Description: This is a predicted structure of a 73-nucleotide RNA (transfer RNA) from an Actinomycetota bacterium.

[in-house]
Order: sequence, then structure tokens, then C1' cells
RNA sequence: GGGCCAGUAGCUCAGCUGGUAGAGCGCACCCCUCGCACGGGUGAGGUCAGGAGUUCGAAUCUCCUCUGGUCCA
Repeated sequence: GGGCCAGUAGCUCAGCUGGUAGAGCGCACCCCUCGCACGGGUGAGGUCAGGAGUUCGAAUCUCCUCUGGUCCA
């Protein structure tokens, strides 16, 4: 330098053929308990790596950039 893969909540990851951004764990509060743990319930938390384009509409499609992994040279 080139090819491929990945980047979404604090962490691990889903998200189909473009149409309301989600789960588990964690966190806060409530119930339960003498108390804690377990269990149950509610809630907070996201510029979807960044930018541009296409579209009525983009996490999703296209282009550029960045970061990490991997292969080739």
C1' cells in the first nucleotide's frame, strides 16, 4: 500500500427485503424479607464510529474518513 470483517445503552450482542432503536447482564427505585441474597415489578441510560449522498423515510443502500481485527505484499 491492497483485500475482507467488525464498530448499535456502562458491558456482551440482536436488529430480516429501508418504515416506532431492542434483549441479557449491570445501575436506580418499589414489592418480597427481621435484614441480606434470590425472585417479581417499574424506570433511567443511545448524535447507531464521523461526514456526505440517494430516498417521503437510512442503524440498514452508495461514497469518503477514522479505529480495531485478519490476510496478502
The organism belongs to Actinomycetota, within Bacteria.
Model confidence (mean pLDDT): 83 of 100.
It matches the Rfam family "tRNA".